A computed fold for a 597-nucleotide part of an RNA from a Candidatus Saccharimonadota bacterium, annotated as large-subunit ribosomal RNA, domain V.
The coordinates come from a structure-prediction model, not an experiment, and the mean pLDDT is 80.
Context: one part of a larger RNA
RNA sequence: UCCAUACCAGGACGAGAAGACCCCAUGGAGCUUUACUACAGCUUUACAUUGAUCCGGGUUUCAUCAUGUGUAGAAUAGUUGGGAGACUUUGAAGCAGAUACGCUAGUAUUUGUGGAGUCGCAAUGUGAAAUACCAACCUUGAUGUGAUCUUGAUCUCACUUGCACCGUUAUCCGGUGUGAGGACCGUGUAUGGUGGGUAGUUUAACUGGGGCGGUUGCCUCCUAAAGAGUAGCGGAGGCGUUCAAAGGUUGGCUAACUUCGGAUGGAAAUCGAAGUGAUAGUGUAUGCGCACAAGCCAGCUUGACUGUGAGGAGUACAUUCCAAUCAGAGACGAAAGUCGGAGCAAGUGACCCGCUGUAUUAGUACUUUGUACAUGUAUGUGGGAACGACAGCGCACACGGAUAAAAGUUACCCUGGGGAUAACAGGCUUAUAGCGCCCAAUAGUUCACAUAGACGGCGCUGUUUGGCACCUCGAUGUCGGCUCAUCACAUCCUGGAGGGGGAGCACCUUCCAAGGGUUCGGCUGUUCGCCGAUUAAAGUGGUACGCGAGCUGGGUUCAGAACGUCGUGAGACAGUUCGGUUUAUAUCCGGUAUGGA
Numbered sequence: 001u002c003c004a005u006a007c008c009a010g011g012a013c014g015a016g017a018a019g020a021c022c023c024c025a026u027g028g029a030g031c032u033u034u035a036c037u038a039c040a041g042c043u044u045u046a047c048a049u050u051g052a053u054c055c056g057g058g059u060u061u062c063a064u065c066a067u068g069u070g071u072a073g074a075a076u077a078g079u080u081g082g083g084a085g086a087c088u089u090u091g092a093a094g095c096a097g098a099u100a101c102g103c104u105a106g107u108a109u110u111u112g113u114g115g116a117g118u119c120g121c122a123a124u125g126u127g128a129a130a131u132a133c134c135a136a137c138c139u140u141g142a143u144g145u146g147a148u149c150u151u152g153a154u155c156u157c158a159c160u161u162g163c164a165c166c167g168u169u170a171u172c173c174g175g176u177g178u179g180a181g182g183a184c185c186g187u188g189u190a191u192g193g194u195g196g197g198u199a200g201u202u203u204a205a206c207u208g209g210g211g212c213g214g215u216u217g218c219c220u221c222c223u224a225a226a227g228a229g230u231a232g233c234g235g236a237g238g239c240g241u242u243c244a245a246a247g248g249u250u251g252g253c254u255a256a257c258u259u260c261g262g263a264u265g266g267a268a269a270u271c272g273a274a275g276u277g278a279u280a281g282u283g284u285a286u287g288c289g290c291a292c293a294a295g296c297c298a299g300c301u302u303g304a305c306u307g308u309g310a311g312g313a314g315u316a317c318a319u320u321c322c323a324a325u326c327a328g329a330g331a332c333g334a335a336a337g338u339c340g341g342a343g344c345a346a347g348u349g350a351c352c353c354g355c356u357g358u359a360u361u362a363g364u365a366c367u368u369u370g371u372a373c374a375u376g377u378a379u380g381u382g383g384g385a386a387c388g389a390c391a392g393c394g395c396a397c398a399c400g401g402a403u404a405a406a407a408g409u410u411a412c413c414c415u416g417g418g419g420a421u422a423a424c425a426g427g428c429u430u431a432u433a434g435c436g437c438c439c440a441a442u443a444g445u446u447c448a449c450a451u452a453g454a455c456g457g458c459g460c461u462g463u464u465u466g467g468c469a470c471c472u473c474g475a476u477g478u479c480g481g482c483u484c485a486u487c488a489c490a491u492c493c494u495g496g497a498g499g500g501g502g503a504g505c506a507c508c509u510u511c512c513a514a515g516g517g518u519u520c521g522g523c524u525g526u527u528c529g530c531c532g533a534u535u536a537a538a539g540u541g542g543u544a545c546g547c548g549a550g551c552u553g554g555g556u557u558c559a560g561a562a563c564g565u566c567g568u569g570a571g572a573c574a575g576u577u578c579g580g581u582u583u584a585u586a587u588c589c590g591g592u593a594u595g596g597a
Stems, first nucleotide, its partner, number of pairs: 001597008010589003015583001022418004027414002029410004035201005041194003045190005051155004056150005062144005068138001069105001078137005085119003094113008159181009204216003213233001217239006240399001241283001242342002247301007256276006281290002284347001286345003305328003311322003317400001330339003353394006376387002425472001426470001427468003431465001433461006442452002479554001480552003484546001485543005492517003495512006519533005560578004564573003
C1' cells in the first nucleotide's frame, strides 16, 4: 500500500419532508368588532282578515239662533250693498219676575201685567249711519243633524284555546257539545327602527426584509456630468390662490442705501446736497428676467372678446404648451400700432352619474323692433315619460380617479412562490471593537520616554456590536452543558534575557520561547459573572460563536393553561410561569482494531 472482517461517526453544505420562521400573492380559510353591505330574528305604524252597541272627546258640512264696547259720540256702531220707511189689537211704551252673556255700562230671550204707541230718515258727531227694514259675508259661541277620527266600556259571530265525546285500536286532523278569551291575538302586504345571530367581502403601495414612523398630485432650485432627459426614505423651499384692477391702451416718471446739513424729530417720518449705481420693486416660494423698463403715477376704457387655427414644442397613450393669419364687432392712440387677461414658470381632476341654464314669448323669415341658433329624437297624427347637444356646478389629496358603499386578528392555521427578502452560519467591509505604532503637553521632588501618557495622527487583526443582502427558504438543526479534540500566539505557569524611580524578598516593563501544563465546588438554563477553597498557573482566541446521522434538551421557538399589561374584541407582549414525540440497519471518503498478501 492492497484485500477481508468487526467497529467509529468528521465530511459527502449526507437521507427524510416543493421551510412550519420571514416576506410576497389585488391567494385561501378560522375568529372578532362601534369595518361595509345584506339576511334571519325582534319591534313600530297603516291596510286586510274584522263584526255589533253605548258613554265621552276632537275636527268638519248644513240649518236655526246668538255674538261684536279704542277715542269722539244719546250709546256695547263687526264688514259691504240696497234703502225711506219699518214694527204694532196675531198686543206698542212702561212696570214686576226669571234665565243667559258681559268690558259691570248694559244687551238678548222669556213669563205676567198693561192697553197704543215705538224706531228710523233730517240735525249734532264720526274713517264708516243705523240691529228702522232686507240681503250676502267675517269673528266667537250654543242647539240639532250628518260625516270622520279617537279614549273607555259592553257583546258574539270571525279568530284562538281548555275539557269531554265521536270518526278511532290514534297527544295529528275533522266533527259535535261545553267553558275561557275575543275583534285583541295571530297571519298577509307595505313601511321605519334594531339587528356579528348568520353570510358575503374589504382592510393600498413605496420601503436598503417586514412592521412602526414618513410619503403619495402640482411648482422652483441643486444633485444633473455646459443640448433635452435622468434615480435615491438625496439636499432645500412653496401650492390647492389672488386682482373689476393688481386687466387693456396712451402719456409721463425712476428706485435703494451711505455720508453731510436741518425745529419738535429719536437708529429710522418729511426737507436739501453729494456719492455709489439697480443692492430697490415685481400680490404670493424659488429660479430666470425687467431701466427702451415687465418697476411707479395719471387719462380713457373692458380684447379677462365671438368664429377660425397655418405651423410648431412636448409626448407610449390620454392630458399639456406656444401660436401667425383671416372674418365679425370693439378699446386706446394723431398715427404706426397694441389688445383673445395678469413679467414667466404652481393655484388642479378623465369617463359615468346627478342638478341648473341655453329653453320664454313665439314662429317664421326679414323689413325698424330683439335676434338666427340644437327646441334635436320621440317614426300614422296631436300630446308625452324619457333620451340627446352645448355651457356651468357637484367627486375621487392613495391626486391616470378599481365600488354608490368597507376595519382588525390568527401561536389553530393552509396553499402557491422567494435565497428577487429577514432571523443562524459563511462571504465582503471594518464605522464600532481589540491590539500596535508616530508626536510628546503633562504626571513622575529634579528629569517627556523606569513607569504612565492628554490633544492629535498612522496602521494591523477579523474574536464584538453593526452595515451590505452575495451561496443556501424542492431545509446549511439554533444557546448552554457533556464527550472528544486540534491550531494560532497578542504567553497564565514553567524556561532564557534587557531595562528599572531593581539594596534583598517581592514587583513593573520589554524581548525570545507554543515542549508540557493550565483545579474542585455553591447560585443561575446560562456563556458570562459573583462567592468558597486550592494551585506553579487557574491564558486569550480560531475551528459553521469546533463537535445533536455523538449524547443531553435546562433555555429559546408550535399546539394546552395562567398572571401582569395593552386591546371594545378576536387576540398580543426580546414580560413572567407550569407542561410539551430529538428519526434512521452507514453506500462512498475519512478513521480505529485484528487477520492475510